[in-house]
Model confidence (mean pLDDT): 81 of 100. Glycine riboswitch aptamer from a Bacillota bacterium, 101 nucleotides, folded computationally. The model forms 90% of the base pairs in the Rfam consensus. It was read from a public genome assembly, where an Rfam model found it.

RNA sequence: AUGAAAAUGGCGAGAGAUACCUUGUAAGGUAGCCGAAGAAGCAAUGUGAAGAGCAGCCCCUCUUCACAGACACUUUCAGGCAAAAGGAUCGCCACGGGAUG
Numbered sequence: 001a002u003g004a005a006a007a008u009g010g011c012g013a014g015a016g017a018u019a020c021c022u023u024g025u026a027a028g029g030u031a032g033c034c035g036a037a038g039a040a041g042c043a044a045u046g047u048g049a050a051g052a053g054c055a056g057c058c059c060c061u062c063u064u065c066a067c068a069g070a071c072a073c074u075u076u077c078a079g080g081c082a083a084a085a086g087g088a089u090c091g092c093c094a095c096g097g098g099a100u101g
Base pairs, nucleotide, nucleotide: 008094009093010092011091012090013089018031019030020029021028022027032081033080034079038077039075040074041073045068046067047066048065049064050063051062052061053060
């Protein structure tokens, strides 16, 4: 001196999914449903260990176990199914920080 990303805040956009009963504000119950708060699961692959095959060992191959390992995919625990609120994600601004040159 160039100044990235994450996190945080603000503004804007922002989907899906029901009915009945009780009550009379909202909510509660029953069954049904939704996935985009959060949470959980993991394929290929990689690493390590053990066993087996060839074999004098190593290497290689196979099997088993363990660990790491993606999603907007899956589950539906949580949450949600009028409005409001919330809402992954996207854009802009601020803040932040110090990757990179």